[in-house]
RNA sequence: UCUUCAAUAGCUCAGCGGUUACGAGCGUGUGGCUGUUAACCACUUGGUCGUUGGUUCAAAUCCAACUUGAAGAG
Numbered sequence: 001u002c003u004u005c006a007a008u009a010g011c012u013c014a015g016c017g018g019u020u021a022c023g024a025g026c027g028u029g030u031g032g033c034u035g036u037u038a039a040c041c042a043c044u045u046g047g048u049c050g051u052u053g054g055u056u057c058a059a060a061u062c063c064a065a066c067u068u069g070a071a072g073a074g
Base pairs, nucleotide, nucleotide: 001073002072003071004070005069006068007067010026011025012024013023018057027045029043030042031041032040050066051065052064053063054062
């Protein structure tokens, strides 16, 4: 320098045009249980979907550029 892939909750990920995601697990907080901790149970807390534009009646989802990361080629 080129090619491909990825970017969504504090972390790991799902969602692939149709009410802004009633998202999942882990985690945080509160309560229950226990002599106490851990474990377990219940509730709770959570995001303007990397940034900026474009397409569309409608975009996390499609397109372009940029940023960051990963893999490969040279």
Transfer RNA from a bacterium, 74 nucleotides, folded computationally. Its Rfam family is "tRNA". Rfam classes the family as a transfer RNA. Rfam links the family to the GO term triplet codon-amino acid adaptor activity. The sequence is in RNAcentral, with records from ENA.